[in-house]
Overview
Model confidence (mean pLDDT): 87 of 100. The part of an RNA shown here (large-subunit ribosomal RNA, domain IV) has 329 nucleotides and comes from a marine metagenome. RNAcentral holds the full RNA, with entries from SILVA.

Context: one part of a larger RNA
């Protein structure tokens, strides 16, 4: 001096990106137990007492014919230590609190998660030789199923919901014009020939599906304003008129948020001191409703802030003990 390991005055997180590490906590048995809730949970909630050995007594439960032999549970007296779940083994730290994901699960051989599945929701294709996939085909999965089946997308327990726009795209639906492709048609023209022909081009006209065209559709992709003004008996501020442009202009609900640049926004709350952190406020640079919106018990080797124990993380390092490394033989 490294590496593991034990141990510490006095404080005890001031260490630090964060209590990473480590300590603490732990077994049974009795008392006890909050908010909150989908009434099952929370819950081992929290927090408190007790265990060790002698000795009486009361009961009792198994085996045995019985003596009795294993045990359990109360109760009452005593004795000993620093300590009685006395070493080993074996073994929860705990409470508040917010975000996210409902839960148990699945994954990335350095990321386990808020991410991927889920159960439920919806929308949508399929009538059975099904759709849809694989294959050049024969075929075969789907399925020895038959719409309470399948297959495709999307959302993601459960509770209260799910606004407005079909003008673009896309998709169903309709066929009356109109646009069109081989073909169908053949006015009319060319070449060559005496001529009959042969051979070539060719208008008009009749031709699908598509497209234009008409309608629906948004838990189909996707969108959901400006201005500028003006206006209420203190200002302020503007329910309210006006005016432009839109297919329609953002509703319920959250909001400085996993989302807010400005910004450590403002104000409360915690702290002696808080860019975090919880609760308001809304001025949402750029929330918003199945690319779902908002709440949720319970669960999470998720993350955020606070408490309580605890503690060499630290003030501030020492000391022992293995091993190694360095001297020496």
């Nucleotide at each position: 001096u490294a590496g593991c390991a034990u141990u510490g005055a006095a404080g005890g997180a001031a260490c630090u990106c964060g209590g990473c590490a480590a300590a603490a906590u732990g077994c049974c048995c009795c008392c006890g137990u909050a908010a909150c809730u989908u009434c099952g949970g929370g819950a081992g909630a929290a927090g408190g007492g007790g265990g060790a050995c002698c000795u009486c007594c009361u009961u009792u439960u198994g085996g045995g014919c019985a003596a009795c032999c294993a045990g359990g549970a109360g109760g009452g007296g005593g004795u000993g230590g620093c300590a009685c779940a006395g070493a080993c083994c074996a073994g929860g730290g705990g409470g508040g609190u917010g975000g996210c994901g409902a839960c148990u699960g699945u994954u990335u051989a350095u990321u386990a998660a808020a991410a991927c599945a889920c159960a439920g929701g919806g929308c949508u294709c399929u009538g059975c030789g099904a759709a849809g996939u694989c294959a050049c085909g024969a075929g075969a999965c789907g399925a020895c199923g038959u719409a309470u089946a399948g297959g495709g997308u999307c959302u993601g327990a459960c509770g209260c919901c799910u606004g407005c726009c079909c003008g673009g795209u896309g998709c169903c639906g309709g066929a009356a014009g109109g646009u069109u492709a081989a073909a169908a048609g053949g006015a009319g023209g060319g070449g060559u020939g005496a001529g009959a022909g042969c051979u070539c081009c060719g208008a008009a006209u009749u031709g699908a599906a598509g497209c234009c065209c008409c309608g629906g559709u948004a838990a189909a992709c996707g969108g959901c304003g400006g201005c500028c003004c003006g206006u209420a008996a203190c200002u302020a501020u503007a329910a309210c008129g006006g005016u432009c442009c839109u297919a329609a202009g953002g509703u319920a609900g959250c909001g400085a948020a996993a989302u807010u640049c400005c910004u450590u926004g403002u104000c409360g709350g915690g702290u002696a001191a808080g860019u975090u952190c919880c609760g308001a406020c809304c001025u949402g640079c750029a929330c918003g409703a199945a690319u779902g919106g908002c709440g949720u018990a319970a669960c999470g080797a998720c993350u955020u802030c606070c408490c309580c124990g605890c503690u060499g993380u630290c003030u501030c390092c020492a000391a022992u003990g293995c091993u190694a490394a360095c001297u020496c033989a």